[in-house]
RNA sequence: GGGGCUGUAGCUCAGUUGGUAGAGCGUCUGCUUUGCAAGCAGAAGGUCGAGGGUUCGAAUCCUUCUGGCUCCA
Repeated sequence: GGGGCUGUAGCUCAGUUGGUAGAGCGUCUGCUUUGCAAGCAGAAGGUCGAGGGUUCGAAUCCUUCUGGCUCCA
């Protein structure tokens, strides 16, 4: 320098014709317990890496930039 993959909740990751953003773990509150853990119920937590475009509508399609991983030279 060139190619490929990748960026979604605190962490690990889903997201199936483009049509209300989700799961597990974790955190918080309540119940339960002498107390802790476990269990049950509930809650909080997201500019979907950033900009632009297409569209009635974009995490999803196109494009530029950018972080990470990897291959070639």
Molecule: transfer RNA
Organism: Verrucomicrobiales bacterium